[in-house]
RNA sequence: UGACAAAGCCAAACCUGUCGCGAGGCAGGGACGGAAAGCCACGGGUCUUACAUAGAUAGCCGGGUUGCCG
Numbered sequence: 001u002g003a004c005a006a007a008g009c010c011a012a013a014c015c016u017g018u019c020g021c022g023a024g025g026c027a028g029g030g031a032c033g034g035a036a037a038g039c040c041a042c043g044g045g046u047c048u049u050a051c052a053u054a055g056a057u058a059g060c061c062g063g064g065u066u067g068c069c070g
Stems, first nucleotide, its partner, number of pairs: 001070002009034002014029006032059001038065003042062003045057004
């Protein structure tokens, strides 16, 4: 730095089960997409309510860190 390459990888919506008050998490099915859509709530944003020295979101953006192929 990212092809109309190769080999693989992840898996949105939706459906089912399960956990949670909830945002949502996990598992299976499923693919809209993804070159870090691996990991980390550090900054900002958004969301939840049982309103707080509390949570959710890494597939909202930035940052940190590790990493496959060319």